Model confidence (mean pLDDT): 88 of 100.
A computed fold for an 80-nucleotide RNA from an uncultured Thermoleophilia bacterium, annotated as c-di-GMP-I riboswitch aptamer.
The model forms 91% of the base pairs in the Rfam consensus.
RNA sequence: GAACGACAAAGGCAAACCUGCCGUGAGGCAGGGACGCAAAGCCAGAGGUCUUGGAUGAUCAAGAUAGCUCGGUUGCCGAA
Numbered sequence: 001g002a003a004c005g006a007c008a009a010a011g012g013c014a015a016a017c018c019u020g021c022c023g024u025g026a027g028g029c030a031g032g033g034a035c036g037c038a039a040a041g042c043c044a045g046a047g048g049u050c051u052u053g054g055a056u057g058a059u060c061a062a063g064a065u066a067g068c069u070c071g072g073u074u075g076c077c078g079a080a
Stems, first nucleotide, its partner, number of pairs: 004078002012037002017032006035067001041073003045070003048065006
């Protein structure tokens, strides 16, 4: 340094739910709240799932989801 991930240490994030706001919607933002997370930091490249508009015979377009999978990229610590 890399791989790896502890009954280690310092910390970090924040599901469901509630309140308010935005959005046709999936969902997003803020506050509260913790199910959990070694990247639950960031990225929509591929796939999956979801929403909207069509089509109904075929598939198409736009959007959401990074806490669905793969992938890319950056990072704390240092036991086995």